The prediction has a mean pLDDT of 76. Predicted 3D model of a 279-nucleotide RNA (Bacterial large signal recognition particle RNA) from a Phycisphaerae bacterium. It was read from a public genome assembly, where an Rfam model found it. Of the family's consensus pairs, 95% are formed in the model. It matches the Rfam family "Bacterial large signal recognition particle RNA". Its Rfam clan is "SRP clan". By type it is a non-coding RNA gene.
RNA sequence: CCGUGCUAGGUGGGGCGCUAGCGGUGCCCUGAGGCCUUCGGGCGGACCCGCAAUCCGCUAUAGCGGGACCGAAUCCCCCUCCGAGGGUCGUCGUAGUAGGUCUACUUGCCUGGCGGGCAGUGUUGAUAGUUGGGCCCUUUGCAGCGUAGCGCCGUGAACCUGGUCAGGCCUUGACGGGAGCAGCCAUAAGCGAGCCUGCGACGCGUGCAUGAGGAUCACCUGGCUUGAGCUGCUUUGCCGAGCGAGCCCGGUUACGACGGCUCGACGCGGGGUGCACGG
Repeated sequence: CCGUGCUAGGUGGGGCGCUAGCGGUGCCCUGAGGCCUUCGGGCGGACCCGCAAUCCGCUAUAGCGGGACCGAAUCCCCCUCCGAGGGUCGUCGUAGUAGGUCUACUUGCCUGGCGGGCAGUGUUGAUAGUUGGGCCCUUUGCAGCGUAGCGCCGUGAACCUGGUCAGGCCUUGACGGGAGCAGCCAUAAGCGAGCCUGCGACGCGUGCAUGAGGAUCACCUGGCUUGAGCUGCUUUGCCGAGCGAGCCCGGUUACGACGGCUCGACGCGGGGUGCACGG
């Protein structure tokens, strides 16, 4: 160096997720071999069976059990580079979302003051001050009106009120006596829209240059002092207060861009790893 037979090892890898951790099942990336092709590309996804997210199997030798195949190198192991893709942090942007502040920025609304404009009013007195009255409440007086009562007047009883009682009646020998209807006189209860001036009581959607007290300065009004403003509307100006919104403030979510850190498939390159027998 060649051949034969074995053994270690291998028959995908990685990211995320899960987990105390590892591997697997899960999602994603990669893509060995294969299939198709109009040659541009497309499909599909790593030996087979069993297990598995309400998980499965393990513990630094970190999938297990059974079978099949490859096998010391293109194939197994390690490292550099490259870098699909993933994770994480930061900055910025866009969109959304729940808040905050009007101290600062932008903006809207409302409101006050100053200034400007217009109108009205004002020496026949603005404004301000002061002092009365009214309006309001309580109470008093007088008047008016009303009500019923008392008083007065009038009226007022077939009989069951009074007086007088014609006639008539009863009684008596007679004188006489008795009861008593009508009428007349009077009266009781009652009645009167009777009292032009009667009395006291009660009441009032009444009146008063009525009396007294209270309350109130909103309104009306008088007096005194003062002596030129006052009121309304409007406003691209200035200042202030309040409320809301925002590209304002600080969060949060998603997406995107850039940068840092980290893991890293495929690929390129380098290195490492046996045993027995025969030639």